[in-house]
RNA sequence: AUUUUAUCAUAAAAAAUUACUUGUAUAUCGUCGAAAUAUGGUCGACAGUAUCUACCCAAUACCUUAAAUAUUGGACUAUGAGUAAAAAUCGUGCCUGA
Repeated sequence: AUUUUAUCAUAAAAAAUUACUUGUAUAUCGUCGAAAUAUGGUCGACAGUAUCUACCCAAUACCUUAAAUAUUGGACUAUGAGUAAAAAUCGUGCCUGA
């Protein structure tokens, strides 16, 4: 913010939905196997959570051809809590009048 309780109408209150903020979970991480090689740095499986899902992306660095990546930034999902002011403009509907 919207809706409901829920109405003749209004207010208070409660609930739900949506958006945002935030706590918890998980470290967008770990292990194993395989693959690529400066035009590369990937693929598969498992594990991890009182937890469903996800487990990647980008930039930079680094590795002088080898087997290994690193740093920085970014979420999603589950669940708990909190917040959603005022005014103006535009649109739509209803009522009234001409």

Overview
RNAcentral holds the sequence, with entries from Ribocentre. The RNA shown here (Purine riboswitch aptamer) has 98 nucleotides and comes from Enterococcus sp. NCBI's taxonomy places the organism under Bacteria, Bacillati, Bacilli, Enterococcaceae, Enterococcus. It matches the Rfam family "Purine riboswitch aptamer". Clan: Purine riboswitches. The literature on the family includes a 2003 paper in Cell by Mandal et al., "Riboswitches Control Fundamental Biochemical Pathways in Bacillus subtilis and Other Bacteria".